Record summary:
Large-subunit ribosomal RNA, half A from a Cytophagales bacterium, 1665 nucleotides, folded computationally. RNAcentral holds the full RNA, with entries from ENA.
[in-house]
Context: one part of a larger RNA
RNA sequence: GGUAUACGGAGGAUGCCUAGGCUCUUAGAGGCGAUGAAGGACGUAAUAAGCUGCGAUAAGCUGCGGGGAUCGGCAAAUACGAAUUGAUCCGCAGAUUUCCGAAUGGGACAACCCGGCAGGUUGAAGACCUGUCAUCCGCAAGGAAGCUAACCCGGGGAACUGAAACAUCUAAGUACCCGGAGGAAGAGAAAACAAUAGUGAUUCCGCAAGUAGUGGCGAGCGAACGCGGAACAGCCCAAACCGGCGUGGUUACGGCCACGCCGGGGUUGUAGGACCUCAACAUUCGAAGCUGAGCGAACUGGAACGCGUUGGGAAGCGCGGCGAAACAGGGUGAGAGCCCCGUACAGGCAAGCGAAGCGGAGAUAGAGGGAUCCUGAGUAGGGGGGAACCGGAGAAAUUCCCUCUGAAUCCGGCGGCACCAUCCGCCAAGGCUAAAUACUCCUAAGAGACCGAUAGUGAACCAGUACCGUGAGGGAAAGGUGAAAAGCACUUCGAAUAGAAGGGUGAAAUAGUACCUGAAACCGUAUACCUACAAGCGGUCGGAGCCAUAUUUGUGGUGACGGCGUGCCUUUUGCAUAAUGAGCCUACGAGUUACUCUUCGUUAGCAAGGUUAAGUUGUUCAGCAACGCAGCCGAAGCGAAAGCGAGUCUGAAUAGGGCGCUUAGUUAGCGGAGGUAGACGCGAAACCCUGUGAUCUAUCCAUGGCCAGGUUGAAGUUUGGGUAAAACCAAAUGGAGGACCGAACCAGUUGACGUUGAAAAGUCUUUGGAUGAGUUGUGGAUAGGGGUGAAAGGCCAAUCAAACUGGGAAAUAGCUCGUACUCCCCGAAAUGCUUUUAGGAGCAGCGUCGGUUAAGAGUCUGUUAGAGGUAGAGCUACCAAUUGGACUAGGGGGAGUCAAAUCCUACCAAAUCCAGAUGAACUCCGAAUGCUAACAGAUGUUUUCCGGCAGUGAGGGCAUGGGUGCUAAGGUCCAUGUCCGAGAGGGAAAGAACCCAGACCUUCAGCUAAGGUCCCCAAGUAUAUGUUAAGUUGAUCUAAGGCGGUCCAACUGCUUAGACAGCCAGGAGGUUGGCUUGGAAGCAGCCAUACCUUUAAAGAGUGCGUAACAGCUCACUGGUCGAGCGGUAGGGCAUCGAUAAUAAUCGGGCAUCAAACAUAUCACCGAAGCUAAGGCAGGUAUUUAUAUCUGGGUAGGGGAGCAUUCCAAGGGCGGUGAAGCAGUGGGGCAACCCAUUGUGGAGCGCUUGGAAAAGCAAAUGUAGGCAUAAGUAACGAUAAGGCGGGUGAGAAACCCGCCCACCGAUAGACUAAGGUUUCCUGAUCAACGCUAAUCGGAUCAGGGUUAGUCGGGACCUAAGGCGAACCCGAAAGGGGUAGUCGAUGGACAACGGGUUAAUAUUCCCGUACUUGCUUGAUAGAGUGAUGGAGUGACGGAGCAGUGAAAGCCCCGCGUGCGGACGAAAGCGCACGUUGAAGGGUGUAGGUAUAAGUUCGGCAGGCAAAUCCGCCGGACUUGCUGAAACCUGAUAGUACAGCAAUCCUUCGGGAGCGCUGAUAGCGGGCCUAAUCAUACUUCCAAGAAAACCUUCUAAGCGUUUUAAAUAUCAAGCAACCCGUACCGUAAACCGACACAGGUAGUCAAGGAGAGAAUCCUGAGGUGCUC
Repeated sequence: GGUAUACGGAGGAUGCCUAGGCUCUUAGAGGCGAUGAAGGACGUAAUAAGCUGCGAUAAGCUGCGGGGAUCGGCAAAUACGAAUUGAUCCGCAGAUUUCCGAAUGGGACAACCCGGCAGGUUGAAGACCUGUCAUCCGCAAGGAAGCUAACCCGGGGAACUGAAACAUCUAAGUACCCGGAGGAAGAGAAAACAAUAGUGAUUCCGCAAGUAGUGGCGAGCGAACGCGGAACAGCCCAAACCGGCGUGGUUACGGCCACGCCGGGGUUGUAGGACCUCAACAUUCGAAGCUGAGCGAACUGGAACGCGUUGGGAAGCGCGGCGAAACAGGGUGAGAGCCCCGUACAGGCAAGCGAAGCGGAGAUAGAGGGAUCCUGAGUAGGGGGGAACCGGAGAAAUUCCCUCUGAAUCCGGCGGCACCAUCCGCCAAGGCUAAAUACUCCUAAGAGACCGAUAGUGAACCAGUACCGUGAGGGAAAGGUGAAAAGCACUUCGAAUAGAAGGGUGAAAUAGUACCUGAAACCGUAUACCUACAAGCGGUCGGAGCCAUAUUUGUGGUGACGGCGUGCCUUUUGCAUAAUGAGCCUACGAGUUACUCUUCGUUAGCAAGGUUAAGUUGUUCAGCAACGCAGCCGAAGCGAAAGCGAGUCUGAAUAGGGCGCUUAGUUAGCGGAGGUAGACGCGAAACCCUGUGAUCUAUCCAUGGCCAGGUUGAAGUUUGGGUAAAACCAAAUGGAGGACCGAACCAGUUGACGUUGAAAAGUCUUUGGAUGAGUUGUGGAUAGGGGUGAAAGGCCAAUCAAACUGGGAAAUAGCUCGUACUCCCCGAAAUGCUUUUAGGAGCAGCGUCGGUUAAGAGUCUGUUAGAGGUAGAGCUACCAAUUGGACUAGGGGGAGUCAAAUCCUACCAAAUCCAGAUGAACUCCGAAUGCUAACAGAUGUUUUCCGGCAGUGAGGGCAUGGGUGCUAAGGUCCAUGUCCGAGAGGGAAAGAACCCAGACCUUCAGCUAAGGUCCCCAAGUAUAUGUUAAGUUGAUCUAAGGCGGUCCAACUGCUUAGACAGCCAGGAGGUUGGCUUGGAAGCAGCCAUACCUUUAAAGAGUGCGUAACAGCUCACUGGUCGAGCGGUAGGGCAUCGAUAAUAAUCGGGCAUCAAACAUAUCACCGAAGCUAAGGCAGGUAUUUAUAUCUGGGUAGGGGAGCAUUCCAAGGGCGGUGAAGCAGUGGGGCAACCCAUUGUGGAGCGCUUGGAAAAGCAAAUGUAGGCAUAAGUAACGAUAAGGCGGGUGAGAAACCCGCCCACCGAUAGACUAAGGUUUCCUGAUCAACGCUAAUCGGAUCAGGGUUAGUCGGGACCUAAGGCGAACCCGAAAGGGGUAGUCGAUGGACAACGGGUUAAUAUUCCCGUACUUGCUUGAUAGAGUGAUGGAGUGACGGAGCAGUGAAAGCCCCGCGUGCGGACGAAAGCGCACGUUGAAGGGUGUAGGUAUAAGUUCGGCAGGCAAAUCCGCCGGACUUGCUGAAACCUGAUAGUACAGCAAUCCUUCGGGAGCGCUGAUAGCGGGCCUAAUCAUACUUCCAAGAAAACCUUCUAAGCGUUUUAAAUAUCAAGCAACCCGUACCGUAAACCGACACAGGUAGUCAAGGAGAGAAUCCUGAGGUGCUC
């Protein structure tokens, strides 16, 4: 380390439970709100927070009713109380009801701020209290607004999608936006339908009917008439006519006319009414009000049981009773009619509702006459453009809208699907109207073959919460102790209130609050066996040994060793594949449901018929029954139709042919499939609609801020020179610049690092800009086909070639993935045609199931007879092509003195001949096979047809025949066959398809196939004969070519007359042949070479060689030797040719007369084949128990079962122990089932039927849990720590001290935003802190923020917002004047010191200032605004002065100190030597076109003006203004000394109080603020309003009092909000205690130009391992 068992941990499945949901039914209710809603904020209890209730009368107050003993909510505990004088509690009706919100006095960043008027409190002011004050409509009374789930009406109105594309069309008038209403809404009493018959408002339901129609006549869309039902209800105006009133006109003043208002009258189409005549006072309906049956809240009564037994507990069981108008249900320590609550039944009554009655406002009517009058006008209709209807412009009626036009008047008008006529129906252009119908935010009662905690609502639990997001918006997880807390007293260990061990409670504590049961992954402990030479999809088959047990021929555990063996799923021609998916476990997770749709099957009912729908009635209220015959299907078809009809159509036809007839349907249940719906599940990118976003970023607007220091030196000016004058030159001065260098700041060039980072863009180094088109703060504007963009398709909240959120929506997906229990039977396809089609479809083919068919069927074999033109073959048989030769037309070339004839021709070449030979689109020929037919045999339904349901339509290898290609491809395209696909087994080492062979199961039986038999490895080291020497070979590739490798057979030559090879010897002479040549002698070359001679033999020479010779050889000959030696062509096996990455291979070892190769023979091995034995299942047949056959299988079809949940009935089990969980044993082919043991502690099986949220291994599935990597990486700036002491259980980190180190234009101090208690103190250390922690920005508790003057409001305005009026717009809404908000700006009054643990310009002390009121004093004729005027009031850059503080230097002085001892100082060192606002004074400077006074005039300043302005005159010197100085001022402060007292780490610290007023009111350097909004200069020419000053208008006052006003003094008054703490950061923005980002102010010393840089100060820190 492995396996097993036992016992645990972890985890939270399973079972059981339900407090909560889901879906309905029946009733009710259908609104709330200016009498302030919905919804909130903040409060409210004796006690913290939360929920609930309530509202300053605050878990409540009052009255009435109920009720009758406890009560102060959830919710304990303590304290304190209430209650029989009736509490708590329940019901009804009231009271109170802060602030926000329509929000309404004005404003605003909701829950806040600020007002006016009247009254009250006060002496007044301030402050407070009560009431009131918005807008719109309306004359007024009064009303409106805002909220609210669905339903309803109206105004606007998509897209995805479907049409396999898309545009008309569809989706759909849907989604969505907007307006409006009600409990319903809308519609509604015919200018309607219909059709020769009639109906009689509307609405809704069932039919009609998927019909008529419409429609790129595609996809689709889709009525009406009529019938059956529900419910029923009808009316009123305008007008004619009459009257009254008012106004106007007119008049002959009698009146008349017109208009308006009011009253009467009147309301329809067989026309009606007015009018005239007659008749009558009827009939019917009926508001308010009164009475009031009854209904109706809390509530009351409400039957009947005991004993025994088991048990912790009885309701169980046993025995014996009882009730029932009550056996619904729940509870009680298990399962209760009789224990409790209830239930049936009976009773009760407030508010309220209310039948009915009384009542009677009021409404309602007839007949005749037919002269006249009335009966809805910019209307109906028409032209044009649209829309709605079933109707898409069509032949298009009807209705509606816009536009241009435009009638009739009862002798009239409209409609009846163009239009006309006839006929019929009706009376528009005014209005109202219940019921039947739709819906459910809500209330009550109830129901469920609905869920049971990953389910059911998102939410069973303090959930629309936590959390995420700027926002719109998104959005969780999380139930269970026990009957009862009886929730563990006490003891021990421990630092411990952690935890543990005892002990106790309890039926149980392995029920201990991390609590029922308690599975799996995962992690352990103990025991048994195994394991350190071993190689592995880890199993399976065999199996020794060891251990245990004790039902022993046994069983259980382990498993040395051996055999065989490449997971699962998906997708594919084909996967161990190195193609996809899964870390593991548990739970969840995908063909469902609806439809009177269609079709088929099956079961049942009835049957030439079958059947009801809506609805109605009844009841035991249900899956009920009856009624209901409207309708549908069928019973007759044919035809385009008229039509005819067992026929009909075509046709001249009585012909032929087509379609029919000679009957079976229909309704319901269930099943298969289709259709319409999301339609098996998950999955887009996208499109459209409404909203939300400019806290990021882009641009813009308004208002503020910032830029150390250094350099250069433009224009201009001045002076000098120069010129006639200019120009020009020089020097100064001057200080320009999208100028230069360079910090802050902004940017982001290079490189490295980082890349699970410190950081979702940074760090370090380096770099660019740095007075400008600069940068930055605050507030604001622009919004999605839109913005913005110095333009990159950049940016618009970490998102951009169209943001984000929600919705249409389950868009669509011919695409990918996934798709869940078992057994049995059969079993494909990857082809044809067509396809915007090729990875998809339709039809056919092939499968399956049911029915049918039984013959001349199918299939196979044989025989016979046929059609045919392939293979082959042939071509003197055609066509086409073709080689050589012969022959020879024609042509070319040559010759022929030119021409011609003619001749030649190794030129081209037809025809012909000879020989050769080709062809898919040649054939004089021509098979095999296949095909057709007949006959015979075999087989035995395999066949045919009809119907239901498919899948397949990517194929692949091999062999053969071809095309293509290169007679390439594991290529491609056909054909025939086969196998794989979908096929296991044996062989080929290993291998989809090659060889053998088709697996129902079992067997430790046998025989074989392919292939094998030395070992691995079953079987021959078999037999016989050869071959090979190369390890060739040992079954996977090799050639041309080479080769005296070797074997075999054939032919041929030489050879005892001596071959072949070797050795010995010769190889000569003419002659150096001739020629050539410089030379050429056998051997450069040419000629001759059958030259001659000597010979046994010897070339005018086979090679080597020389300059040429020479020389060495050969041919040839002799000798020696002694038997075979050569040649040619052929065959077998070897050999070279021969190059790839592990030593890397014949599968290996290894093998050589073989274990190679070849031939022959025998034996054996060898498979899931065959046989044997037993068994299971299916088919067929019949004799029903036999025979026979069959049983590989993907897609797919069919059949039979198992399990889960629920329901019904029957019948059972259970505390003497249900379900679940964990084992063991057994049964079934299997899914599974049974028994038993332990655990568990309350429910659960069985049978027969029924109904489904009905079975998981995979979907990069969802959720949770747990592994792995791994005790690994890391612990977030390398500025740094060390020691001692303390505390403590424990100290590297906490506290104190001493050293050391770091920052020091910041790592110090202040402040805005933002945060929101983090601040201080005490206590604590589980978690948080990247380690520890005694510490903390952590946890718990307590405490802390004090303002007339600081900031904001009670003041002002900018950009911009809102917005009376007004304008525009379908609606929503968009602009916008007055006005009102809005700081980043303007205006505006406090300083110093002290004090707390924590606040201070806020408290205290001292000294000031501002505003108002009252009182007093003085002056006293004007005062007075929302109006006028002035002022306020403004840019950039540059620069000279003045000059405090800080800092530094010098001198003086004060205090302290100055080392072991003594003494001294004239010496040294350190610190100090100070001081605000305010008041007074008014200097330097600035200003000169300045400031002011005064007089006169004026037509301007919207009216006025004494003011401003303008004109003229006279006069004055003013105005502004630092600093300094005086005061403030005796800061009783700093400092020093003494010191009560307290604390202490023993070093010291704090310090009441007292003492000293102690030492300079010295000098210098230097510059910031200030003066100063100054001054100079430049061009780009640089907010507004209030405050303030002044002027008058109205008004008030003006004479005395006195008022207004001004000045002074005293007194009084002075509101709201912020104020803690962090704030370059551990507290803000970045998910973090994050190396990032974050506006402004202060700015020490040395060196330095400097805010650079280095070192230091004050101060802070050492960056949490």